[in-house]
Context: one part of a larger RNA
């Protein structure tokens, strides 16, 4: 050094797998917050509007319901086990101009649906008590029928809920008495009509519906028809008695483009819900679609005539939600009208036997008249400037109204009066115009040459942010 042997154990390489750590990172996930859509749950049947119909149990009052039903809410007793299926958001295709749909596939739940289990509630049989005799009540037996979870918490649990059932509170349904317009130039009206039996339907009693049965029901104490109308507490007016009239508030009924109709759901035959039909308007790709201010504003018309396309959810009340909180033309505010009621102001004192000016007038003179002006004041209201509430309860925030109210300070008579009416009913009178003319008038009536009656002036008289006429009511 060559060949051989050798992976039991160690060392390096390389490939595989698997586990553990680091940092990057994509889709993705959990958690929280915001958004917009759908499942689902309460509310849209309250609150708002209007008064068309209605002459009727609509309304009012006074009863009955032994003929009934009531979500949320208070008491109170039991319960809350364990399964299934679907389907919408979603995705993929697809139809239509739009409105709006199909078709396939996937999901979740307090959504839906079977199982168990439940009695003093329901049924059904005995038997008993009561009773105003279709009832009720008591025991006993049988028979069927429930449920859903979430969220907090370390967990016990506690919160909000679900079921079933007794009571209660409020609110509904239905009967009945009596009560409130007119017209008899409207006198007979009636076939489910008026009762019976049976059944059907109702949360319920009933011709409410039906089948059959019997002829009856109403009616001069006014049926039936026609006409007017929402009742009522009230409201105006009156010494009442009485008439009239039914805005605003406050109960109640009916309506919701007309006209009909169910569904939902506790509760509607639903004002901003659905389905049909008519009417009117609007969009359309001509095939089809939307749409309902008698909700707050606001627009047209119409008419003698009625208002801001405001703020705000601070108060109060409502819905939703454990709550925080949202939502709300209810509601509280605020703007526009002298449309009503109330209150105040537009100045006080003084100032001449009386300016001036106008009217008058017997030419002498009287009136407007302390009335103006002049002094000397005040500041209510007005404007400016500074301050500033209450309404907000329960410790704390939180006020549209609102920088209002109201309070102080300056400044200044400065910015504020008018309409009716004067013959007699009815306060309050002369002059010129006018000439049965123009004209006035609620009645009587006035005007045809001295018009307190027409106009107009001076003067009066009553009213006064009015004031007169018109219409309407006692």
């Nucleotide at each position: 050094g060559a060949g051989g042997g050798g992976c039991a154990g160690a060392a390096c390489g390389c490939c595989c797998a698997g586990c553990g750590g680091g940092u990057u990172c994509a889709a993705g996930a959990a958690c929280u917050g915001g958004u917009c859509a759908g499942u689902g749950g309460c509310g849209g049947a309250c609150g708002g509007g209007u008064g068309a119909g209605u002459a009727a149990c609509a309304c009012g009052u006074a009863g009955g319901u032994a003929a009934u039903c009531u979500g949320c809410c208070c008491c109170g007793a039991a319960g809350u086990g364990g399964g299934g299926a679907a389907u919408a958001a979603c995705u993929a295709c697809u139809c239509g101009a739009a409105a709006g749909g199909g078709u396939a596939g996937c999901u979740a739940a307090u959504a839906c649906c079977g199982c168990a289990u439940a009695a003093u509630a329901u049924c059904u049989c005995a038997a008993g008590g009561c009773g105003a005799c279709a009832g009720u009540u008591u025991u006993g037996a049988g028979a069927a029928g429930a449920a859903a979870g979430g969220g907090u918490g370390g967990g016990a649990g506690c919160c909000c809920g679900c079921u079933u059932u007794g009571g209660g509170a409020g609110g509904a349904g239905c009967c009945u008495g009596c009560g409130g317009c007119c017209g008899a130039u409207u006198a007979g009206c009636u076939a489910g009509u008026u009762g019976g039996u049976g059944a059907g339907g109702u949360a319920a009693a009933g011709g409410c519906u039906c089948a059959c049965c019997a002829a009856g029901g109403c009616g001069a104490a006014g049926a039936u028809c026609g006409g007017u109308a929402g009742c009522u507490g009230g409201u105006c007016u009156g010494a009442g008695a009485g008439g009239a009239c039914g805005a605003u508030c406050a109960g109640c009924c009916a309506c919701a483009c007309u006209g009909g109709a169910a569904c939902u759901g506790a509760g509607a035959u639903a004002c901003g819900g659905u389905c049909c039909a008519g009417a009117c308007u609007c969009c359309u790709a001509c095939g089809g679609g939307a749409g309902g201010c008698a909700g707050c504003a606001g627009u047209g018309a119409g008419g003698a005539a009625u208002a801001u396309u405001g703020c705000a959810c601070a108060a109060u009340g409502g819905g939703g939600g454990g709550a925080c909180c949202c939502c709300a033309g209810a509601u509280g505010c605020a703007g526009c009208g002298a449309c009503g009621c109330c209150g105040c102001g537009u100045g006080g004192g003084u100032g001449a036997a009386g300016a001036a000016a106008u009217c008058c007038u017997u030419c002498g003179g009287g009136a407007u008249g302390u009335a103006a002006a002049g002094c000397c004041c005040u500041g209510u209201u007005g404007u400016a400037u500074g301050g500033g509430a209450a309404g907000a309860g329960c410790g704390g925030a939180a006020g549209a109204c609102u920088g209002u109210a109201c309070c102080a300070u300056a400044c200044g008579a400065g910015g504020a009066a008018g309409c009716c009416c004067c013959g007699g009913c009815a306060a309050a009178c002369u002059a010129c115009g006018u000439g049965c003319c123009a004209g006035c008038a609620g009645c009587c009536g006035c005007g045809g040459u001295a018009a307190u009656a027409c106009g107009u002036a001076g003067g009066g008289g009553g009213c006064a942010a009015g004031c007169g006429u018109u219409g309407u009511c006692c």